């Protein structure tokens, strides 16, 4: 010279616990602020997180009990179990994966 290995995290999916269902999350926009990026330095128009702000928008149903109208129904609370939420958060398993540059390590 060549060729290759690792990270932070990411994606869909699986499990257990929750939140919501009287809309909170979740995604998308924008504006601010700060953080992390293989073993070492640097580092973006890219990530990631908080804060405000804009648009936009979602799925209930069944049953007990108790109490109230009231008169064999109806309303509420309170529970349970099955749905639903681009829903939180662990933890398994799969894929993916330093924007870039410079030096490192393996191997030839």
């Nucleotide at each position: 010279g060549c060729a290759g290995a690792g990270u932070a995290g990411a994606a869909a999916u699986c499990u257990g616990u929750g939140c919501g269902u009287u809309a909170a999350g979740u995604g998308c926009c924008a504006u601010g602020u700060g953080a992390a990026c293989a073993g070492g330095g640097a580092g973006u128009u890219g990530u990631c997180a908080c804060a405000c702000g804009g648009a936009c928008g979602a799925a209930a149903a069944a049953u007990a009990a108790a109490a109230g109208c009231a008169u064999u129904g109806c309303u509420u609370u309170u529970g349970u179990u099955u749905g639903c939420g681009a829903u939180a958060c662990a933890g398994g398993a799969u894929u993916c994966g330093c924007a870039u540059c410079c030096c490192g390590c393996u191997g030839c």

Source information:
The RNA shown here (THF (Tetrahydrofolate) riboswitch aptamer) has 108 nucleotides and comes from uncultured Agathobacter sp. NCBI's taxonomy places the organism under Bacteria, Bacillati, Clostridia, Lachnospirales, Agathobacter. Model confidence (mean pLDDT): 76 of 100. RNAcentral holds the sequence, with entries from MGnify.